[in-house]
RNA sequence: GGCGUAAAAAAGCCGAAUUUCCUUCACUGGAAUACGGGGGAUAUUUUUGGGGUGAAUCUUUAUAUUUCAUAUAAAGUAGGGCGCCUCGGCCCAAACCCGUCAACUAACCUCGGAGGCUAAUAAGGAGGAGAAA
Numbered sequence: 001g002g003c004g005u006a007a008a009a010a011a012g013c014c015g016a017a018u019u020u021c022c023u024u025c026a027c028u029g030g031a032a033u034a035c036g037g038g039g040g041a042u043a044u045u046u047u048u049g050g051g052g053u054g055a056a057u058c059u060u061u062a063u064a065u066u067u068c069a070u071a072u073a074a075a076g077u078a079g080g081g082c083g084c085c086u087c088g089g090c091c092c093a094a095a096c097c098c099g100u101c102a103a104c105u106a107a108c109c110u111c112g113g114a115g116g117c118u119a120a121u122a123a124g125g126a127g128g129a130g131a132a133a
Stems, first nucleotide, its partner, number of pairs: 011118004019032004035112005049101001050098004058076008079092004084125003088121001
């Protein structure tokens, strides 16, 4: 100097999901909170069921079951992410819930306030935050 592996305070990223107080052996339980969601009158349209959170919608091909259609896989895609902009590059494009039922919405009612990830997105540019005096 190069390559590979492991860990990582602080810091940063996805996300609404941060912070404070009391309590507990315990992030254990409770009360609040930044922030976030749903319901809520006429209309409408109701098995071809319908709807919600979320970026996560739609299409093609192949296989299996074999009318329809469903499931799996691959490829693409609406859309989303890598603090902001430009330009290249990379990644995601799920999962879950309500239960025949809900347009929007004032008053009003009600719920969440988790979890996960990281040694790399390079170059150029712009801006912001905090602390102290």

The prediction has a mean pLDDT of 77.
This is a predicted structure of a 133-nucleotide RNA (c-di-AMP riboswitch aptamer (ydaO/yuaA leader)) from a Clostridiaceae bacterium.
Of the family's consensus pairs, 92% are formed in the model.
It matches the Rfam family "c-di-AMP riboswitch aptamer (ydaO/yuaA leader)". Its family is annotated with cyclic-di-AMP binding and regulation of gene expression in the Gene Ontology.
NCBI's taxonomy places the organism under Bacteria, Bacillati, Bacillota, Clostridia, Clostridiaceae.